[in-house]
RNA sequence: CUUUGUAAAUAGCAAACCACGAGAAAUCGUGGGACGCAGAGCUUUGGGACUACCGGAGAGGAAACUCUCCUAUGUCAGCCUGGCCGCCUGA
Numbered sequence: 001c002u003u004u005g006u007a008a009a010u011a012g013c014a015a016a017c018c019a020c021g022a023g024a025a026a027u028c029g030u031g032g033g034a035c036g037c038a039g040a041g042c043u044u045u046g047g048g049a050c051u052a053c054c055g056g057a058g059a060g061g062a063a064a065c066u067c068u069c070c071u072a073u074g075u076c077a078g079c080c081u082g083g084c085c086g087c088c089u090g091a
Base pairs, nucleotide, nucleotide: 002091003090005088012037013036017032018031019030020029021028022027035078041084042083043082046080047079048076049075050074055070056069057068058067059066060065
């Protein structure tokens, strides 16, 4: 430098769920907790998924307002993919 992740060692992360907090929601933060993870470290490049405050369209209503649909600029890196930086270990 390239490559492997069967085994081992060392270190690490933490799903569901619960509590508290943030948010319109998706979801996120902290603590508890471990289903799992050899990149379950970082990053939305492309795709995919979730949500719909605002906005748009429609319906109802005297009005206030309510309901339905669409929409990402919101969210997910523990869905795939691209990029960046790394631990241990065999060759």

About this RNA: This is a predicted structure of a 91-nucleotide RNA (c-di-GMP-I riboswitch aptamer) from a Deltaproteobacteria bacterium. It was read from a public genome assembly, where an Rfam model found it. Rfam family: c-di-GMP-I riboswitch aptamer. Its family is annotated with cyclic-di-GMP binding in the Gene Ontology. Lineage of the source: Bacteria > Pseudomonadati > Myxococcota > Myxococcia. The model forms 100% of the base pairs in the Rfam consensus.